[in-house]
Context: one part of a larger RNA
Molecule: small-subunit ribosomal RNA, 5' domain
Organism: uncultured prokaryote
């Protein structure tokens, strides 16, 4: 002098931007943050409201809500506890797996028996379980086939599917459809990209008042297990590994891009943003699954809290918000999915506290205004004063001008492009249908938002503090006090003329700020 995710003190007009629990990985009331698919599947309410013979009947409506399957819940979102490690950064590597998407080969024929929902019935205060019966698939089982596949002792052997949607001119038809095209599933396999897992070289804090550590330990050989290398694991062998170039215990810490400061090397430091790890009450363990050992799954224990009819049962904000603690301190129980990206669906569309915008905070940065010219009688009023005057000072008044911002009143963009209908035209097809693409016209989507932005009105009107003034360091004079009260970052001031304490005028510095404290260079 620069800088902060800063606190506090005194004071505060907009606006623009970006930031806002650095402590308690402390406990959480409340409501939302993960659903989607009827073009996979079977079933299938009620309320209104309408007729009515008062028994329904139709309509709502194959609408809600559920249930089986499917795809997604491993992303996005948060944390920084643990971790000194191949966590992480960076430069290589070979024994691997990859949903959805891309290209490429090949198929997708023929059975079959179940459990939901439903119905009966039983237990339970509840959470919910239990039996008996009927059923549907893209749910689950077997048989056929098998270009790649996979295993082989090379001879051989093993292994798979599902169907659903549009749309149609012959021909058959039980009038359901067969059947033909065309979309989209599905199975097998190769390839690609994406993504992930493994392995190695090199970097990566302090302590030696930590010097020896190690029995799955090092290493080999067989097997086990993984998607895959491997003591990962086991049986047996052998007796090895690591260490003063710091093992090994302590302690401390998520790692990097970057960030702050510096002229540079370098020194500090990992908030916001981005990549990577770890973590989800606490410890532990698998299930599904292409992916997890899974924040808003699922078992076991454990603390804790709630419910209980005491038998038993239910939770997990280190998701947005918000409560209460803690603390020097850190925001609203908001608005939309209009955009941008997500999941599901063919598609409308449906979810999305991701986002995108608002709301509070001078927290930071950046930008505007608190007007502007003129005005000497150098007014009053303060304050000094050698009483002559000086200062405050063009300051204010007074005249003359503006109207930025804020008021208030009318305009009024951009973010919006798709989707969808309609024509046209390519391409697929026996087709002018029906699918795809591409053009063209229409009609529409906006939370922000009373948007930026422009622009009539009105009026100087509504809008200046804050710290210093001994000397380092720009700025001095009076009064009060009396080593008292105070001041201070050093030097040091104060004991009766204090420019050093207090208040006043004046004056310096910065300005919607300004000092303090606290931390780095």
């Nucleotide at each position: 002098g620069a800088u902060u995710g800063a606190a506090c003190g005194c004071u505060g007009u907009c606006g623009g931007u970006a930031g806002g629990c650095u402590u308690a990985a402390c406990a959480c009331a409340u409501g939302c943050a993960a659903g989607u698919c009827g073009a996979g599947c079977g079933a299938g309410a009620a309320a209104g409201c309408a007729c009515u013979u008062c028994g329904g009947u139709g309509u709502g409506a194959g609408u809600a809500g559920a249930g089986c399957g499917g795809c997604g819940g491993a992303c996005g979102g948060g944390u920084g506890c643990g971790u000194a490690a191949c966590a992480c950064g960076u430069a290589g590597g070979a024994a691997u797996c990859u949903g959805c998407c891309u290209g490429g080969u090949a198929g997708u024929g023929g059975g079959g028996g179940a459990c939901a929902a439903c119905u009966c019935g039983a237990g339970g205060a509840a959470a919910c379980u239990c039996g008996g019966g009927c059923u549907a698939a893209u749910a689950c089982c077997g048989c056929a086939u098998a270009c790649g596949c996979c295993c082989u002792a090379a001879g051989g052997g093993g292994g798979a599917a599902a169907g659903c949607g549009a749309g149609g001119g012959a021909u058959c038809u039980u009038c359901g459809g067969a059947c033909c095209u065309c979309g989209u599933g599905c199975u097998a396999u190769c390839a690609g990209a994406u993504g992930a897992g493994c392995c190695u070289g090199c970097g990566u804090c302090g302590g030696a008042u930590u010097a020896g550590c190690u029995a799955g330990u090092u290493g080999g050989u067989g097997a086990g297990g993984u998607a895959a290398u491997g003591g990962c694991u086991c049986a047996c062998c052998a007796a090895g590994g690591c260490g003063a170039c710091g093992a090994u215990c302590c302690g401390u810490a998520g790692c990097u891009g970057g960030u702050c400061u510096g002229a540079g090397a370098g020194g500090a430091u990992g908030a916001u943003c981005a990549g990577c790890c770890a973590c989800a009450c606490u410890g532990g363990g698998a299930c599904u699954g292409a992916g997890a050992c899974a924040c808003g799954g699922c078992c076991c224990a454990g603390a804790c809290u709630c419910c209980u009819a005491c038998g038993g049962g239910a939770g997990g904000c280190a998701g947005c918000a918000g409560u209460g603690g803690g603390g020097a301190a850190u925001a609203u129980u908001g608005g939309a999915c209009a955009a941008u990206g997500g999941g599901c669906g063919a598609a409308a569309g449906c979810c999305u506290g991701a986002u995108c915008c608002a709301g509070c905070c001078a927290u930071g940065c950046c930008g505007c205004g608190u007007g502007u010219g003129u005005g000497a009688a150098g007014a009053a009023g303060g304050c000094c004063u050698u009483c002559g005057g000086g200062u405050u000072g063009u300051a204010a008044a007074g005249c003359a001008c503006u109207u930025u911002c804020a008021g208030c009143g009318a305009g009024g963009a951009g973010g919006a492009a798709a989707a969808g209908u309609a024509a046209g035209u390519a391409g697929u097809u026996a087709a002018u249908a029906g699918c795809u693409g591409c053009u063209u016209a229409c009609c529409c989507u906006g939370a922000c938002g009373u948007u930026a932005c422009c622009u009539a009105c009105a009026g100087a009107a509504g809008a200046a503090g804050c710290a210093c003034c001994g000397g380092c360091a720009a700025a001095c004079u009076c009064c009060g006090u009396g080593c008292c009260a105070g001041c201070a970052g050093c030097c040091g001031c104060g004991g009766u003329a204090a420019u050093a304490c207090g208040g006043a005028g004046g004056g310096u510095g910065c300005g919607a700020g300004c000092g303090u404290u606290a931390a780095u260079c």